[in-house]
RNA sequence: GACAGAGUAGGUAUAGAGCGUUAAGUGCUUGAGGAUGGGAAGUUGCUUCAAGACGAAAGAUAUUUCUGCGAUUCUAUGCCGCAUCCGCUGUC
Numbered sequence: 001g002a003c004a005g006a007g008u009a010g011g012u013a014u015a016g017a018g019c020g021u022u023a024a025g026u027g028c029u030u031g032a033g034g035a036u037g038g039g040a041a042g043u044u045g046c047u048u049c050a051a052g053a054c055g056a057a058a059g060a061u062a063u064u065u066c067u068g069c070g071a072u073u074c075u076a077u078g079c080c081g082c083a084u085c086c087g088c089u090g091u092c
Stems, first nucleotide, its partner, number of pairs: 001092005010080009019070003028052007038086003058067003
C1' cells in the first nucleotide's frame, strides 16, 4: 500500500423470572437534556425529565392460587446492527 474482517447504542425471535389487571406500564404530541464501535465527528435509532391528549380483558377457584390479557419490565441465548476518516485483526 491492496484486499478481507471484527466490535457500539439498539432492534427482533425464543425461553425464564417479574409487574399490572384497584391501570402502573407501553404507545402518541411538544419542549429541554443525556449516552451511543478504541479515537474524531455525526445521522438513523435509543433514552431521561417536564407538560399535554388518548387509553385496556377478564375468567375460574379449593380464597389464594391458576388460566388469560398488556404495543408491560428484566435477564439469558440466537439473529440483525453506525455512512466517513483514523485505529484494531488477518492475508499478500
This is a predicted structure of a 92-nucleotide RNA (THF (Tetrahydrofolate) riboswitch aptamer). It matches the Rfam family "THF (Tetrahydrofolate) riboswitch aptamer". Rfam links the family to the GO term tetrahydrofolate metabolic process.